[in-house]
Description
The part of an RNA shown here (small-subunit ribosomal RNA, 3' major domain) has 460 nucleotides and comes from a drinking water metagenome. Its mean pLDDT, the model's own confidence on a scale to 100, is 82. Its Rfam family is "Bacterial small subunit ribosomal RNA". Its family is annotated with structural constituent of ribosome and ribosome in the Gene Ontology.
Context: one part of a larger RNA
RNA sequence: AGACGGGGACUCGCACAAGCAGUGGAUCAUGUGGCUUAAUUCGUCGAUAAGCGAAGAACCUUACCAAGGCUAGAAACCAUGCUGCAUUCUUUCUGAAAAGUGAGAAGCCUUCGAGGGUGCAUGGCAGGUGAUGCAUGGUCGUCGUCAGUUCGUGGCUUGAGCUGUUCCCUUCAGUGGGGUAACGAACGCAACCCCCGUUGUCUGUUAAAUAUGUCAGGCGAGACUGCCCCCUCACGGGGGAGGAAGGUGGGGAUGACGCCAGAUCAGCAUGUCCCUUGAUGCCUUGGGCCGCACACGUGAUACAAUGGUUGGUACAGAAGGACGCAAGACCGUAAGGUGGAGCAAAUCCCAAAAACCAACCCCAGUACGGAUUGAGGUCUGCAAUGACCUCAUGAAGCCGGAAUUGCUAGUAAUCGUGGGUCAGCCAUACCACGGUGAAUACGUUCUCGAGUCUUGUACU
Numbered sequence: 001a002g003a004c005g006g007g008g009a010c011u012c013g014c015a016c017a018a019g020c021a022g023u024g025g026a027u028c029a030u031g032u033g034g035c036u037u038a039a040u041u042c043g044u045c046g047a048u049a050a051g052c053g054a055a056g057a058a059c060c061u062u063a064c065c066a067a068g069g070c071u072a073g074a075a076a077c078c079a080u081g082c083u084g085c086a087u088u089c090u091u092u093c094u095g096a097a098a099a100g101u102g103a104g105a106a107g108c109c110u111u112c113g114a115g116g117g118u119g120c121a122u123g124g125c126a127g128g129u130g131a132u133g134c135a136u137g138g139u140c141g142u143c144g145u146c147a148g149u150u151c152g153u154g155g156c157u158u159g160a161g162c163u164g165u166u167c168c169c170u171u172c173a174g175u176g177g178g179g180u181a182a183c184g185a186a187c188g189c190a191a192c193c194c195c196c197g198u199u200g201u202c203u204g205u206u207a208a209a210u211a212u213g214u215c216a217g218g219c220g221a222g223a224c225u226g227c228c229c230c231c232u233c234a235c236g237g238g239g240g241a242g243g244a245a246g247g248u249g250g251g252g253a254u255g256a257c258g259c260c261a262g263a264u265c266a267g268c269a270u271g272u273c274c275c276u277u278g279a280u281g282c283c284u285u286g287g288g289c290c291g292c293a294c295a296c297g298u299g300a301u302a303c304a305a306u307g308g309u310u311g312g313u314a315c316a317g318a319a320g321g322a323c324g325c326a327a328g329a330c331c332g333u334a335a336g337g338u339g340g341a342g343c344a345a346a347u348c349c350c351a352a353a354a355a356c357c358a359a360c361c362c363c364a365g366u367a368c369g370g371a372u373u374g375a376g377g378u379c380u381g382c383a384a385u386g387a388c389c390u391c392a393u394g395a396a397g398c399c400g401g402a403a404u405u406g407c408u409a410g411u412a413a414u415c416g417u418g419g420g421u422c423a424g425c426c427a428u429a430c431c432a433c434g435g436u437g438a439a440u441a442c443g444u445u446c447u448c449g450a451g452u453c454u455u456g457u458a459c460u
Base pairs, nucleotide, nucleotide: 001460002459003457004456005455007454008453009452010451011450012449013448015444016443019407020406021405022404023403026301027300028299029298030297031296032295033294034292035291042053043052064287065286066285067284068283069282070281073125077124078123079122080121081120082119085117087106088105089104090103091102093100094099108116109115127275128274130273131272132271136269137268138264139263140262141260143258148187149186150185151184152183153182154163155162156161167178168177169176193252194251195250196249198221199220200219201218202217203216204215224246227240228239229238230237231236303400307361308360309359310358311357312356320349321348324343325342329338330337331336368397373392374391375390376389377388378387379386413436414435415434416433417432418431419430
């Protein structure tokens, strides 16, 4: 100087408390461990792994396994030699395919230099999701959006070093003010950037019959403790007015010096090592990644009456659409089918649910709950083991032990909608969008984490 303390003082954070909704019990989905397996490919493991890489494992993907094949190779470059060789078509046999094996037909350009291109052969080489993230780059997680981390000159000290950065007040903030052997400065903080909320103006398709201007885009205005009262030396704090908005207005992007030999050689790049004709390379068919006594994580659905069922009837936002979105109409109980108006889309389409109105159910394992199983279908696709529909079946479950999570406002809770990936989909995931819309915070004793100063130390 640090680190640590079941030392101290002060301060903060959904950290506790106060509340609301959950998890832990049930069934299922999904990930992980374990077990099993020919293989169940690999990575990730407290916080900082476990709906994670994977924004889509039937084939492909695919890296794993079995079997069948190839060997200068599926793709690349160079040199040498040969070749009427590019390229196209027909075809025999073996085969699951890959591939192998034959047969036949048509057939190069040229500046005439064996020049260009092609195929084959030889050589140099290719190839490797093989190992090492403790050899690395790059990227990322975490402490933490915490307020810290340093430097120059000067001063102090034998020196490591200290000072500055400590102290007082204040702030979300090393934010600002005062003081001060320090004076300045850098990276962070804040601001500059984007979105939302108010408004002026300009332009504009669309909507609407026009005017108009809901709206979209651009340029501006607006908020600064500016004004008033109280406290204060000041900074600032408390209250108020006006205002769409008030003291950082709300949200995002933005992550200092560093820590964890943190994660990733399987995204990519890359050093070294290893394999290279019975391959750790390459192709193919089938299987596996979905395997199930069990354990854990994350979720979905419920256990019902603030509910369920049936019928009726409203109101969004943000996205997407040509190998696409698909209306009206007709057929089907339905999934869906026929057909194809319109739309490269403010024009057309996909297209709301909870809420509200009316009726039934009457507290029961039920008109709750929907797992599981059987049957029949629909769609995608070469192929269903995939998704969906209908009929039947109707399990566990009556609010969950110890323990534990999220959230402070348009938030939690609840209700639907869209998108990416994608032929389809195991999406209840992820990323977005709007509708309805709460409760509570006395306070900082305690739990956890963090910051500043100080103190102890046999630790570095």